[in-house]
């Protein structure tokens, strides 16, 4: 330098183009003499950035950028 894969909550992952869900963690409550475990509940996301297509984009297209793999 070229090709391919990948970026979603603190972490790990889902998600036919109709607008984001689950587990763990955090927080609150119950339980306990107390802690842990267990049970119940709440909150937390400008979906890497910028543009384009579309009535509508996490999803499709382009550029840039972080990470990974391969080739030279």
């Nucleotide at each position: 330098g070229c090709u391919c894969c990948u970026g979603u909550a603190g972490c790990a992952u889902a998600a036919c183009g109709g607008a984001a869900a689950u587990g763990c963690a955090c927080c609150u409550g119950c339980c306990u003499u107390g802690u842990a475990a267990g049970c119940a509940g709440c909150a937390g996301a400008u979906u890497g950035u910028c543009g384009g297509u579309u009535c509508g984009a996490a999803u499709c297209c382009g550029a840039c950028u972080g990470g990974g793999a391969g080739c030279u």
Overview:
Predicted 3D model of a 72-nucleotide RNA (transfer RNA) from an uncultured Eubacteriales bacterium. Its Rfam family is "tRNA". Rfam classes the family as a transfer RNA. Gene Ontology term of the family: triplet codon-amino acid adaptor activity. The prediction has a mean pLDDT of 82.